A computed fold for a 73-nucleotide RNA from a Pseudomonadota bacterium, annotated as transfer RNA.
Its Rfam family is "tRNA". Rfam links the family to the GO term triplet codon-amino acid adaptor activity. By type it is a transfer RNA.
Model confidence (mean pLDDT): 80 of 100.
RNAcentral holds the sequence, with entries from ENA.
[in-house]
RNA sequence: GUGAGAGUAGCUCAGUGGUUAGAGCGCCUGCCUGUGGAGCAGGAGGUCGCGGGUUCAAAUCCCGUCUCUCACC
Numbered sequence: 001g002u003g004a005g006a007g008u009a010g011c012u013c014a015g016u017g018g019u020u021a022g023a024g025c026g027c028c029u030g031c032c033u034g035u036g037g038a039g040c041a042g043g044a045g046g047u048c049g050c051g052g053g054u055u056c057a058a059a060u061c062c063c064g065u066c067u068c069u070c071a072c073c
Stems, first nucleotide, its partner, number of pairs: 001072007010025004018056001027043005049065005
């Protein structure tokens, strides 16, 4: 340099146009317990990498760009 894949919660990921953006683990609070853990109930936490475009509507489609991974040169 060329091609492909990935980027969504603290971590691992789901969601591939349609009305609240979710799960597991983690974190916080309460219940339970002699304490802790486990268990149960509730809660916080997101400009969906960034900028633009298409659309009535975009995490999702298109363009650019940044970072990471793989292959080729």